[in-house]
This record gives sequence, C1' cells and structure tokens, in this order.
RNA sequence: CAAUUAUCAAGAGUGAACGAGAGAUCUGGCUCUACGACUUCACGGCAACCUGGCUUAUGCUAAGGUGCCCCUACCAGCAAAGCAGUAACUGCUUUGGAUGAUGAGUU
Repeated sequence: CAAUUAUCAAGAGUGAACGAGAGAUCUGGCUCUACGACUUCACGGCAACCUGGCUUAUGCUAAGGUGCCCCUACCAGCAAAGCAGUAACUGCUUUGGAUGAUGAGUU
C1' cells in the first nucleotide's frame, strides 16, 4: 500500500509554543477561530479494539500496544420507502449505499 472484518448519535481538557485559517476531499449549509482556532509538545483524561490480570462467565479490571478528547464521521449530496405541498419539482423522516477514520488479524 491492498483486500477482509468490526465500530463510528455515548464519553473525555488544561498549560506552553506557533500565528491564520480550521472542521479529510469537492459543492452547499452550519460551526470553531486574534478572548489565539488548526498544528506541535507536556501533563491530564476518555474508551475498552488487541495483549495482559481476575473470573464459571458473553463479566470485571485498566498494567502494556493503538485510538480518541467543538458541533453525530458537524449535516446534506447517491438510491429506496413513507409523509406534506395540485403537477413538474421541492421539503421532511427513516433505511441502505458511497467516501472516510480507527482497531484487528492476513497477504
């Protein structure tokens, strides 16, 4: 890097450095941001995917490996169904898909 598989509406922030955009990509909306966002570092925390420990246990724990700590993966985009508006079409809701992220083992 690739394919497979599981999860993605819960949860968890302070300080320092930097200094302008950031929330993966494109479009639209929305949000964060000079009261310093994003990023990096330190410390702290959350969670429980893998390992470990305890256990009869699908349960508990949180030592190790990851991960994560604005907004649901911020929301929508594609398809189907339902509802509303006379129709084209539009809006709303639900489900599925696509894309992405993270873990796990595999090649």
The prediction has a mean pLDDT of 82. The RNA shown here (SAM riboswitch aptamer (S box leader)) has 107 nucleotides and comes from Halolactibacillus miurensis. The model forms 94% of the base pairs in the Rfam consensus. Rfam family: SAM riboswitch aptamer (S box leader). About the family: The SAM riboswitch is found upstream of a number of genes which code for proteins involved in methionine or cysteine biosynthesis in Gram-positive bacteria.